[in-house]
Context: one part of a larger RNA
RNA sequence: CUGGGUGUAAAGGGUGUGUAGGCGGGUUGACAAGUCAGAUGUGAAAUGCCGCGGCUUAACUGCGGCACUGCAUCAGAAACUGUCGAUCUUGAGGGUGGGAGAGGUAAGCGGAAUUCCUGGUGUAGCGGUGAAAUGCGUAGAUAUCAGGAGGAACACCGGUGGCGAAGGCGGCUUACUGGACCACAACUGACGCUGAUACACGAAAGCGUGGGGAGCAAACAGGAUUAGAUACCCUGGUAGUCCACGCCGUAAACGAUGAAUACUAGGUGUGGGGGCGCAAGCCUCCGUGCCGUCGUAAACACAUUAAGUAUUCCACCUGGGGAGUACGGCCGCAAGGUUGAAACUC
Numbered sequence: 001c002u003g004g005g006u007g008u009a010a011a012g013g014g015u016g017u018g019u020a021g022g023c024g025g026g027u028u029g030a031c032a033a034g035u036c037a038g039a040u041g042u043g044a045a046a047u048g049c050c051g052c053g054g055c056u057u058a059a060c061u062g063c064g065g066c067a068c069u070g071c072a073u074c075a076g077a078a079a080c081u082g083u084c085g086a087u088c089u090u091g092a093g094g095g096u097g098g099g100a101g102a103g104g105u106a107a108g109c110g111g112a113a114u115u116c117c118u119g120g121u122g123u124a125g126c127g128g129u130g131a132a133a134u135g136c137g138u139a140g141a142u143a144u145c146a147g148g149a150g151g152a153a154c155a156c157c158g159g160u161g162g163c164g165a166a167g168g169c170g171g172c173u174u175a176c177u178g179g180a181c182c183a184c185a186a187c188u189g190a191c192g193c194u195g196a197u198a199c200a201c202g203a204a205a206g207c208g209u210g211g212g213g214a215g216c217a218a219a220c221a222g223g224a225u226u227a228g229a230u231a232c233c234c235u236g237g238u239a240g241u242c243c244a245c246g247c248c249g250u251a252a253a254c255g256a257u258g259a260a261u262a263c264u265a266g267g268u269g270u271g272g273g274g275g276c277g278c279a280a281g282c283c284u285c286c287g288u289g290c291c292g293u294c295g296u297a298a299a300c301a302c303a304u305u306a307a308g309u310a311u312u313c314c315a316c317c318u319g320g321g322g323a324g325u326a327c328g329g330c331c332g333c334a335a336g337g338u339u340g341a342a343a344c345u346c
Base pairs, nucleotide, nucleotide: 004317005316006315007300008299012314014201015200016199017198021194022193023192025088026087027086028085029084030083031082033081034080035077036076038074039073040072041071042070048066049065050064051063052062053061054060091191092188093187095184096183097182098181103177104176105175106174107173108172109171110154115149116148117147118146119145120144121143125136126135162169163168206247207246208245209244210243211242215241216240220236221235222234223233258313259312260311261310262309263308266291267290268289269288270287271286272285273284274283275282276281295302296301319346320345321344328339329338330337331336
């Protein structure tokens, strides 16, 4: 390379938008590039294969035939692919009417709780643990009542509930705004799928500048525990956590399962919509769960939300260690990221 694979054995890119490219619905006409069949020319010799011969045989070698699966030209075929033209509506889009939603951004508002401050009541403890101690408290703590300040997060509702491409999103109101779904069927007429490079988004931690700082809390300090205890437990506590702007670009970024389309028993929950029905309920579309037949699978399991049956496109894997390291390139303020070996060894 081929082949075979990628839920858990090595292997699905963190996610999207989309360029080139690859692939692409029904009917019909033309062309003849691919395709198919024919003819002609060429495809040197040697080599190869077959037959016959020459050295005593063989290797070696002579002669004849075949082959050289290829290329070019000519005249054809028209099913399929392609190209051009015409046309269609089921794919796709758009239209009208609806309802659902923690989808996003910004501003404003609210209550509970923690902490702190002020004042009142009140007196000797509080706190913490397995037990303690450090710590706080007669300069009046803890407890309790009233008032105030400030920051962060939004109990109940809340749900294998919803929304989003993923990361993710949860108090309330307003403004702006994205997407999906359902019904109708007047419109466009294949406008589609995938997607290398590229671009955009991307938890937490971290970085830069400026704010903010209640609680929590790496580092750090002290108290315990212990043989030791650079830990687990306790008392404190700084970055950080929060906001604005700019970087970083990684995660067990997981469903460890790429995207799209079609097909292939059912049963039972649940969210959104529609139809029929007085109702019970039945049918249907789109989600989200559980169970399960065929089938698949090494097993576990998956099973119309496939890991089944097929097609298209992309990404990735090829024994373990060395190593996601070194070197180089690119990116970054840095931390580092990305691309990514070899020697050697088993």
Small-subunit ribosomal RNA, central domain from an uncultured bacterium, 346 nucleotides, folded computationally. The coordinates come from a structure-prediction model, not an experiment, and the mean pLDDT is 88. The full RNA is in RNAcentral, with records from ENA, Greengenes and SILVA. It matches the Rfam family "Bacterial small subunit ribosomal RNA". Rfam links the family to the GO terms ribosome and structural constituent of ribosome.